[in-house]
RNA sequence: UUGUGUCAAAACUAAACCCGUUGUGAAGCGGGGACAGAAAGCUGCGGGUCUAAAAGACGAGAUAGCCGGGUUACCACC
Numbered sequence: 001u002u003g004u005g006u007c008a009a010a011a012c013u014a015a016a017c018c019c020g021u022u023g024u025g026a027a028g029c030g031g032g033g034a035c036a037g038a039a040a041g042c043u044g045c046g047g048g049u050c051u052a053a054a055a056g057a058c059g060a061g062a063u064a065g066c067c068g069g070g071u072u073a074c075c076a077c078c
Stems, first nucleotide, its partner, number of pairs: 003077003012037002017032006035065001041071003045068003048063004
């Protein structure tokens, strides 16, 4: 460095739900809380799903804990 993995230990994140708050909404943020995760770190590049509008065209937003890709990274082992 690559690969494999959580066996051991340390570290990390935080589902549902509740409270507050932002938003038309999907949903986001903060606090509590742990279902779970080996990248559940980051990234809207591809696909899927969702929201709004909706006759159509052109276009907008969300979801990274839906899948894939890109990129950075702790520990252990070969």
Model confidence (mean pLDDT): 82 of 100. A computed fold for a 78-nucleotide RNA from Methylobacter psychrophilus, annotated as c-di-GMP-I riboswitch aptamer. The sequence was found by an Rfam model in a public genome assembly.